Background: Predicted 3D model of a 540-nucleotide part of an RNA (small-subunit ribosomal RNA, 5' domain) from an uncultured delta proteobacterium. It matches the Rfam family "Bacterial small subunit ribosomal RNA". Gene Ontology terms of the family: structural constituent of ribosome and ribosome. Its mean pLDDT, the model's own confidence on a scale to 100, is 85.
Context: one part of a larger RNA
RNA sequence: GAACGAACGCUGGCGGCGUGCUUAACACAUGCAAGUCGAACGAGAAGGGGACUUCGGUCCCUGGAAAGUGGCGCACGGGUGAGUAACACGUGGAUAAUCUGCCCGAUGAUUGGGGAUAACAUCUCGAAAGGGGUGCUAAUACCGAAUAAGCCCACGGGCUCUACGGAGCUUGCGGGAAAAGGCGGGGACCUUCGGGCCUGCCGUCACAGGAUGAGUCCGCGGCCCAUUAGCUAGUUGGUAGGGUAACGGCCUACCAAGGCAACGAUGGGUAGCUGGUCUGAGAGGAUGAUCAGCCACACUGGAACUGAGACACGGUCCAGACUCCUACGGGAGGCAGCAGUGGGGAAUUUUGCGCAAUGGGCGAAAGCCUGACGCAGCAACGCCGCGUGAGUGAUGAAGGCCUUCGGGUCGUAAAGCUCUGUCAGAGGGGAAGAACCGCCGGGUGGCUAAUACCUGCCUGGUCUGACGGUACCCUCAAAGGAAGCACCGGCUAACUCCGUGCCAGCAGCCGCGGUAAUACGGAGGGUGCGAGCGUUGUUC
Numbered sequence: 001g002a003a004c005g006a007a008c009g010c011u012g013g014c015g016g017c018g019u020g021c022u023u024a025a026c027a028c029a030u031g032c033a034a035g036u037c038g039a040a041c042g043a044g045a046a047g048g049g050g051a052c053u054u055c056g057g058u059c060c061c062u063g064g065a066a067a068g069u070g071g072c073g074c075a076c077g078g079g080u081g082a083g084u085a086a087c088a089c090g091u092g093g094a095u096a097a098u099c100u101g102c103c104c105g106a107u108g109a110u111u112g113g114g115g116a117u118a119a120c121a122u123c124u125c126g127a128a129a130g131g132g133g134u135g136c137u138a139a140u141a142c143c144g145a146a147u148a149a150g151c152c153c154a155c156g157g158g159c160u161c162u163a164c165g166g167a168g169c170u171u172g173c174g175g176g177a178a179a180a181g182g183c184g185g186g187g188a189c190c191u192u193c194g195g196g197c198c199u200g201c202c203g204u205c206a207c208a209g210g211a212u213g214a215g216u217c218c219g220c221g222g223c224c225c226a227u228u229a230g231c232u233a234g235u236u237g238g239u240a241g242g243g244u245a246a247c248g249g250c251c252u253a254c255c256a257a258g259g260c261a262a263c264g265a266u267g268g269g270u271a272g273c274u275g276g277u278c279u280g281a282g283a284g285g286a287u288g289a290u291c292a293g294c295c296a297c298a299c300u301g302g303a304a305c306u307g308a309g310a311c312a313c314g315g316u317c318c319a320g321a322c323u324c325c326u327a328c329g330g331g332a333g334g335c336a337g338c339a340g341u342g343g344g345g346a347a348u349u350u351u352g353c354g355c356a357a358u359g360g361g362c363g364a365a366a367g368c369c370u371g372a373c374g375c376a377g378c379a380a381c382g383c384c385g386c387g388u389g390a391g392u393g394a395u396g397a398a399g400g401c402c403u404u405c406g407g408g409u410c411g412u413a414a415a416g417c418u419c420u421g422u423c424a425g426a427g428g429g430g431a432a433g434a435a436c437c438g439c440c441g442g443g444u445g446g447c448u449a450a451u452a453c454c455u456g457c458c459u460g461g462u463c464u465g466a467c468g469g470u471a472c473c474c475u476c477a478a479a480g481g482a483a484g485c486a487c488c489g490g491c492u493a494a495c496u497c498c499g500u501g502c503c504a505g506c507a508g509c510c511g512c513g514g515u516a517a518u519a520c521g522g523a524g525g526g527u528g529c530g531a532g533c534g535u536u537g538u539u540c
Stems, first nucleotide, its partner, number of pairs: 001540004006536005013386006019379002021344001026342003030339003035072003040069002047062006079297003089221007098214002103210002107206004111145001113143002120135006151176003155172007181202006189196002223269003230260003235257008272294004276287004299320005322333004350376001352375003358372001359370004389419004399410004423481001425476005433467001438462009484529005489510003495524005505512002
């Protein structure tokens, strides 16, 4: 000199864009942060309409809440950096050792049956959390059976490639594993008037491929300590088996005695890694906030279940610590999600608005959910921009300070005169961000028996804004409301007077102060920066 997620002191007008617990991975009141689908399924409250009525109510239609079965999602998104010196990360490869829901484009199917169970009703246990018994019922829930283009397994034949481990193709025989329906439209034919049947869309099953995502393995690279020198028994390798989506001591049995290390093993300390960021001419050094990629974690420790995917932040089970409820028998909880509270600390914000946009989940769709996100609020925390007026004005006014008492200086500075109107203030107008989707029309294709339905494309109209009456524009009034901080001995730009008298004090280093202090304190003047200026801390 530059930089900062800064803090502290003095001061403080406005706007834009960013940033904001670096400490206790300390404990958490309260609210919200993951739901959705009635076009999978049964049942159906309130409300509305109607009929009957013994006026108690009963029945039918409509309606669709809360819940339940089932599907998909909850493994994303969001947080944190504790642990980890490791194939965790970065980079380059390998997978002939692998998996991949939803998605894409193909192929072939979607036959025919069965038994339950929640909801519900009723009985019952319990303070509660929560259960238990009996009875009824549905499905795209569950379970047999059929079928098998292709798939899997076993045993054979042939061909091609090969890194000689194996891989691919083809063929014969035997064995094995599937499925589910829902919604819309309809001319004949049938009909129990529901439908069958035809047709469209969505879904389901099998299989090969793609895309995406993930698992595993390897080469190389990036901290400190040798005042850590030896470490290792599933240890190192083999055989066989188990296990996994998959290779492998991953696990087990047996056999052998190996394996690593001064090119630093083992041990200890510290630490998430990277793109980047800061500094520097560069080489390098330091660093890893915000943003992006990867990893790890979710009160602490352990475990599996479900699932395409977890050993799962707002799931389950066990143990522990802590907190809460209790009828003392027993239960409930996990903010390192967004706000917020206490605590710690030099120190870090609102218990805000909205799903309008972008993105995500579910749904055929309308739509619902979304503290992701978009915005607003607070903070000079940072960067950037703007303003606090402009011109003129010499009896160089008054006043302050200094003085050699002549004067000098603050100083065109002020006053006065002439203007302007940024920001703030008042009034008026007032956005872009909105494209879709949906709905109502028109045109043209596809499907089809069809001019239904459904659907592709083009086009017209309509609908949707949290921010926000915000940005921006116009008008009005008005110089009116808007300057401080540090320094002035040398380094280092800037000097005099008074007070003090080795005192009080200053100080980054050298050093000032003991009666003429440009170094302490005040004043006048000056210098530097300026809505900031200094100090402290840290890095280069």